[in-house]
RNA sequence: ACCGCCGAGGGGCGCUGCAACCGGUCAUCCGGUCAGGCUCGGCACUUUCACCUGUUUAACGGCGCCCGUUCAAU
Repeated sequence: ACCGCCGAGGGGCGCUGCAACCGGUCAUCCGGUCAGGCUCGGCACUUUCACCUGUUUAACGGCGCCCGUUCAAU
């Protein structure tokens, strides 16, 4: 670094629907599901590099509404 799994990033309701997935078709199309697909951390496999040391735990997530938490003002 790639793929996979797990956890976290406070929560709920409604809407749209790009990617992705599924189905129909065979196509550059249609239908359905769909706003953690992103970031951070952990585990395992494979591969590469280094061999001197270590720091921090965050920043985000379409639109509308609501709840929770924290701070400030009245």